[in-house]
RNA sequence: GGGGCUGUAGCUCAUCCGGGAGAGCGCCUGCUUUGCAAGCAGGAGGUAAGGGGUUCAAGUCCCCUCAGCUCCACCA
Numbered sequence: 001g002g003g004g005c006u007g008u009a010g011c012u013c014a015u016c017c018g019g020g021a022g023a024g025c026g027c028c029u030g031c032u033u034u035g036c037a038a039g040c041a042g043g044a045g046g047u048a049a050g051g052g053g054u055u056c057a058a059g060u061c062c063c064c065u066c067a068g069c070u071c072c073a074c075c076a
Base pairs, nucleotide, nucleotide: 001072002071003070004069005068006067007066010025011024012023013022019056027043028042029041030040031039049065050064051063052062053061
């Protein structure tokens, strides 16, 4: 330098062909307990890596950029 894959909540990941952004764990509050843990109830938290385009509508399609993984090439 070229090809492929990946990027969604603090972490691990769903969201099948474009149409309500979600789960588990974690975090906060309350109940339960003498207290802790466990359990139960409720809650907060996401410009979907960044930008642009297509569309009535984009996490999803197209283009560019960035980062990670991987393969190939180069290495005077």